Predicted 3D model of a 76-nucleotide RNA (c-di-GMP-I riboswitch aptamer) from an Actinomycetota bacterium.
The organism belongs to Actinomycetota, within Bacteria.
Its Rfam family is "c-di-GMP-I riboswitch aptamer". From the family's description: GEMM was predicted in a large-scale screen for bacterial structured RNA regulatory elements.
[in-house]
RNA sequence: CCAACGAAAAGGCAAACCUGCGGCAACGCAGGGACGCAAAGCCAGGGGCCCCCAGAGGGGCCGCCCAGCUGUCGAA
Numbered sequence: 001c002c003a004a005c006g007a008a009a010a011g012g013c014a015a016a017c018c019u020g021c022g023g024c025a026a027c028g029c030a031g032g033g034a035c036g037c038a039a040a041g042c043c044a045g046g047g048g049c050c051c052c053c054a055g056a057g058g059g060g061c062c063g064c065c066c067a068g069c070u071g072u073c074g075a076a
Stems, first nucleotide, its partner, number of pairs: 005074002012037002017032006035063001041069002045066003048061005
């Protein structure tokens, strides 16, 4: 230095729910709030799920999984 791993330490993020705003909706943003998270950081490439639509098609979820990119610390 790299990989694996995840004790400790310093920190970080923030589910459900509530309020406000946007949206037909899924859901998103902000504030409050913590169920949890070693990537619960980014990413919609693959799978999956959700919404709109008669359909074609369009939209959403990365805290469902896989893949990709990046990152803090250093015991066994």